Predicted 3D model of a 73-nucleotide RNA (transfer RNA) from a Nanobdellota archaeon. Lineage of the source: Archaea > Nanobdellati > Nanobdellota. RNAcentral holds the sequence, with entries from ENA. Model confidence (mean pLDDT): 80 of 100. It matches the Rfam family "tRNA". The family's RNA type in Rfam is transfer RNA. From the family's description: Transfer RNA (tRNA) molecules are approximately 80 nucleotides in length.
RNA sequence: GUCCCCUUAGCUUAGCGGUUCGAGCGUGCGACUGUUAAUCGCAAGGUCGCCAGUUCAAAUCUGGCAGGGGACG
Numbered sequence: 001g002u003c004c005c006c007u008u009a010g011c012u013u014a015g016c017g018g019u020u021c022g023a024g025c026g027u028g029c030g031a032c033u034g035u036u037a038a039u040c041g042c043a044a045g046g047u048c049g050c051c052a053g054u055u056c057a058a059a060u061c062u063g064g065c066a067g068g069g070g071a072c073g
Base pairs, nucleotide, nucleotide: 001072002071003070004069005068006067007066010025011024012023013022018056027043028042029041030040031039049065050064051063052062053061
């Protein structure tokens, strides 16, 4: 330099163009108990990397940019 892949909660991740973007771990609170741990319940936590475009409607499709990874040279 060319090409390909990834970017969604603190971390790991699911998510057919149409519903409230879900889950596990973690965190907070509560239950359980002699106490802790384990277990169970509830809750908080998301500008879906950024900017544009397409569309009645975009996390999802298109373009650009940024960051990360890979192949080739």